[in-house]
Context: one part of a larger RNA
RNA sequence: CGUUAGGAUAUUUGAAGGGGAGUUCUCUUCAGUACGAGAGGACCUUGAGAAACGAACCCAUGGUUUUCCGGUUGUCCUGCCAAGGGCAAAGGCCGGGUAGCUAUGUUCGGAAGGGAUAAGCGCUGAAAGCAUCUAAGUGCCAAGCCCACCCCAAGAAUUGAUAUCCCUGGGCCGCAAGGCCCUGUAGGCUGGUCGUAGACUACGACCUUGAUAGGCGCAAAGUGUAAGAUCCGUAAGGAUUUAAGCUAAUGCGUACUAAUCAGCCAAUCGG
Numbered sequence: 001c002g003u004u005a006g007g008a009u010a011u012u013u014g015a016a017g018g019g020g021a022g023u024u025c026u027c028u029u030c031a032g033u034a035c036g037a038g039a040g041g042a043c044c045u046u047g048a049g050a051a052a053c054g055a056a057c058c059c060a061u062g063g064u065u066u067u068c069c070g071g072u073u074g075u076c077c078u079g080c081c082a083a084g085g086g087c088a089a090a091g092g093c094c095g096g097g098u099a100g101c102u103a104u105g106u107u108c109g110g111a112a113g114g115g116a117u118a119a120g121c122g123c124u125g126a127a128a129g130c131a132u133c134u135a136a137g138u139g140c141c142a143a144g145c146c147c148a149c150c151c152c153a154a155g156a157a158u159u160g161a162u163a164u165c166c167c168u169g170g171g172c173c174g175c176a177a178g179g180c181c182c183u184g185u186a187g188g189c190u191g192g193u194c195g196u197a198g199a200c201u202a203c204g205a206c207c208u209u210g211a212u213a214g215g216c217g218c219a220a221a222g223u224g225u226a227a228g229a230u231c232c233g234u235a236a237g238g239a240u241u242u243a244a245g246c247u248a249a250u251g252c253g254u255a256c257u258a259a260u261c262a263g264c265c266a267a268u269c270g271g
Base pairs, nucleotide, nucleotide: 001155006166007165008164009163010162011161012160017152018151019150020149023051024050025049026048027047035040053109054108055107056106057105061103062102063101064100068096069095070094071093072092073088074087075086076085077084078083113147114146115145120140121139122138123137169182170181171180172179173178187265188264189263190262191207192206193205194204195203212258213257214256215254216253217252218251219250221247222246223245228241229240230239231238232237
């Protein structure tokens, strides 16, 4: 820009179109049956499982979790003790570890079915009194084709559908068609607080009629019993107070802080 009553906000349909998927094996049953002298050994059918691949996810199993907790060596600092902090090749080392992200983990998928066919197998049947699947006619049949399954999708120009909202005002030029200006409806954009969304943009939530982020409170979860004090021990150290203390991303609450004030765009032939 288009979509022809206009402008919007949501939710959709899916003719035509595009993409994805499409795999294989083993065991069991039929059945030691058919077949075969025997050795051997099925089709069709039934059920179960596995591998690889793919998608989603993090409840569980694990991984990671660069500072969440603890331990600890050397050295320096906070005057000293105690308690802490810095550095140790962008975690000093070590033991754990939430959210998130993940696989080796969990769940699910390939199917079934329909249509038209290929090779192939046929039926009827002449040309050619016979024969012949083919010439007229007609049937069966594949992991393949078209549907079916999943995703995208109305720029699908045959430009689709449904629901809801808004206004159809004013002025000027013009015979009219039409053009220009004003107001600023629904709505949108800018701006701000943010997100598991994200390179940017976009997308999504919220903006005081508010739980969007931070803070705070309580939980969850992690670490593992803080500091100080008291007691025991010559001391290193241990015990009690104390399942303590501290705590990131999580959940629920709570307006304490920040989402201020606002600006811009945007209206009609017709009835």